[in-house]
Context: one part of a larger RNA
RNA sequence: CGCAGGACAUUUGACAAGAUCAUUCCUUAGUACGAGAGGACCGGGAAUGACUGACCUCUGGUAUUCCAGUUGUCUCUAAAGAGGCAGCGCUGGGUAGCUACGUCGGGAAAGGAUAAGCGCUGAAAGCAUCUAAGCGCCAAGCCCCCUUGAAGAUGAGAUGUCCCUGGAUCUUUGAUCCCUGAAGACCACUUGAAGACCACAAGUUUGAUAGGAUGCACGUGUAAGGGCAGCAAUGCCUUCAGCUUAGCAUUACUAACCGGUCGUGAGG
Numbered sequence: 001c002g003c004a005g006g007a008c009a010u011u012u013g014a015c016a017a018g019a020u021c022a023u024u025c026c027u028u029a030g031u032a033c034g035a036g037a038g039g040a041c042c043g044g045g046a047a048u049g050a051c052u053g054a055c056c057u058c059u060g061g062u063a064u065u066c067c068a069g070u071u072g073u074c075u076c077u078a079a080a081g082a083g084g085c086a087g088c089g090c091u092g093g094g095u096a097g098c099u100a101c102g103u104c105g106g107g108a109a110a111g112g113a114u115a116a117g118c119g120c121u122g123a124a125a126g127c128a129u130c131u132a133a134g135c136g137c138c139a140a141g142c143c144c145c146c147u148u149g150a151a152g153a154u155g156a157g158a159u160g161u162c163c164c165u166g167g168a169u170c171u172u173u174g175a176u177c178c179c180u181g182a183a184g185a186c187c188a189c190u191u192g193a194a195g196a197c198c199a200c201a202a203g204u205u206u207g208a209u210a211g212g213a214u215g216c217a218c219g220u221g222u223a224a225g226g227g228c229a230g231c232a233a234u235g236c237c238u239u240c241a242g243c244u245u246a247g248c249a250u251u252a253c254u255a256a257c258c259g260g261u262c263g264u265g266a267g268g
Stems, first nucleotide, its partner, number of pairs: 001152001005163007015149004021049007033038001051106005059100004066093005071086006111143002117137004164267001166178005179265001184262004188204005209255003212251005219243002225238005
């Protein structure tokens, strides 16, 4: 820009893409078959491998914004307590998120038309013949079925809902001026398990969108100060304490302010 008014939702599916896997064991059954050795079809059940999708409850990884221990050195303020630097100084753990080594799922079943092949009926050709007319069966293959995208599918689809029902002048089928500015959309702002930007999604006081505060959870592992014991290092009590990032709730304390732009007047 188009989709013959504008808008918001929900959709159909032409078409396109993906997927389509394999193995083992048990049973049927040591049956059919076979002198024996050996050893099934068909059917039922249970697992596994590779591939693949989603997810983070569990098991792990990471987690330079969480906790603790500790070495050297410097600083505050001498001790105590802290902080800086040394690969996050090193070490032991670890929330959210992201992940696999983890968890759950998938390739199921059915249908249609067929290939090779197997048939029925059946002439040409009194017989025979699956074929010439006609009618069946049959494959991991084809078309469906399953998943995803999809109406710029210009053949531009469908359904539901919402919105707009002024005036004047003139050179009158169009122009100009005044009024009006809907539904809705965008900008702006607070943000996000969304994201390079854009987009998408949640909100903007009729508000829990982010921050803060409070409570809880998770993590770390018993803070500082004080007291007691010990010559002291240190231990014990106060104390499952103290601290706590990204988690979950509650709460308008802070910031979403003030606002702006587009979109018209019933539609070839």
Large-subunit ribosomal RNA, domain VI from an uncultured bacterium, 268 nucleotides, folded computationally. Its Rfam family is "Bacterial large subunit ribosomal RNA". Model confidence (mean pLDDT): 89 of 100.